[in-house]
């Protein structure tokens, strides 16, 4: 870093540092000195891969590899439907991105 396959509406914060942005992009919203973002310890969540018991039920556990702990991947495109002034509301499919497992 480039491919594939699965999953992204559910879940889960406190303290200490640090000091100005932070939420991929670009628009819109929003977080943010009542201190966000970012580190660090600690606790949690969930259950991708491995481990343990059961033994065959795709279920338990949470051991150890990862992952996450504002906001549907925070919204956006195309398209149906409903509706008609649609910027609304629902289904569907895509790109694009994040995690896991795999492989080059």
């Nucleotide at each position: 870093u480039g491919c594939u396959u699965a999953u992204c509406a559910a879940g889960a914060a406190a303290g200490a540092c640090c000091g100005a942005g932070g939420g991929a992009a670009a628009g819109g919203c929003c977080c943010a000195g009542u201190g966000a973002c970012g580190u660090c310890u600690u606790a949690g969540c969930a259950a991708c891969c491995u481990g343990a018991a059961g033994c065959u039920c795709u279920c338990u556990u949470a051991a150890g590899g990862u992952g996450c702990u504002a906001a549907a991947u925070c919204c956006u495109g195309c398209u149906u439907c409903c509706g008609a002034u649609g910027u609304a509301g629902a289904g569907g499919c895509a790109a694009a991105g994040a995690u896991a497992a795999g492989u080059g």